[in-house]
Molecule: transfer RNA
Organism: Pseudomonas graminis
RNA sequence: GCGGGUAUAGUUGAAUGGUACAACUAUUGCUUCCCAAGCAAUCGGUGAGGGUUCGAUUCCCUCUACCCGCU
Numbered sequence: 001g002c003g004g005g006u007a008u009a010g011u012u013g014a015a016u017g018g019u020a021c022a023a024c025u026a027u028u029g030c031u032u033c034c035c036a037a038g039c040a041a042u043c044g045g046u047g048a049g050g051g052u053u054c055g056a057u058u059c060c061c062u063c064u065a066c067c068c069g070c071u
Base pairs, nucleotide, nucleotide: 001070002069003068004067005066006065007064010024011023012022013021018054026042027041028040029039030038047063048062049061050060051059
């Protein structure tokens, strides 16, 4: 330098164009003499910019970061 892949909550993963879902974590409450465990509720998310579309996590382009291969 060229090609390919990945980017979603604090973490790990779903979601193939139509209200973004779960588990764990965190917070609060219940339970308990206390802790742990259990139960319930709540908070929290689509890497950045642009395009297509009535509508984009999803399709297209560019950039950023990381990974793989070629030279």